Transfer RNA from a Minisyncoccota bacterium, 72 nucleotides, folded computationally.
The sequence was found in a public genome assembly.
It matches the Rfam family "tRNA". Rfam describes the family as follows. Transfer RNA (tRNA) molecules are approximately 80 nucleotides in length. The family's RNA type in Rfam is transfer RNA.
Its mean pLDDT, the model's own confidence on a scale to 100, is 80.
The organism belongs to Minisyncoccota, within Bacteria.
[in-house]
This record gives sequence, structure tokens and C1' cells, in this order.
RNA sequence: GUGGCUAUAGUGUAGCGGCUAACACUGCUCCCUGUGGAGGAGCCAACACGGGUUCGAAUCCCGUUAGCCACC
Repeated sequence: GUGGCUAUAGUGUAGCGGCUAACACUGCUCCCUGUGGAGGAGCCAACACGGGUUCGAAUCCCGUUAGCCACC
């Protein structure tokens, strides 16, 4: 340099055009307990960035950024 893949809560993942973006762990609050743990209930927190298509985009298209792989 060329081609491909990936980017979603603090972490690991789901979500192949339509409601309030889901689950687990972590964190916080409460319940329970003599204390802690375990268990139960609840809460906080996210679509890499910029455009385009569309009535509607995390999803499709283009570009940028970052990481990874292959080739040269």
C1' cells in the first nucleotide's frame, strides 16, 4: 500500500429497518441475617465519529478513527 473482519453500560455478550436497546457479572440502595456471605427486590450506566438513504437506522450505504487478520 491492497483486501477483509470488528467497534453496543465499568466488563463479557445479544439485538440481520419499527415501542421504553435486552441478558449476565460488577457498582449502589433496600429486605433478609447476631455479623458477614449466600438469597430476594429495585436502581445507575451504553450504540466509535461525521455524513447519506428512509416516514423511521445500533442495523443499510460512503468516509474517518482505532484494533485485529491475510497478502505485497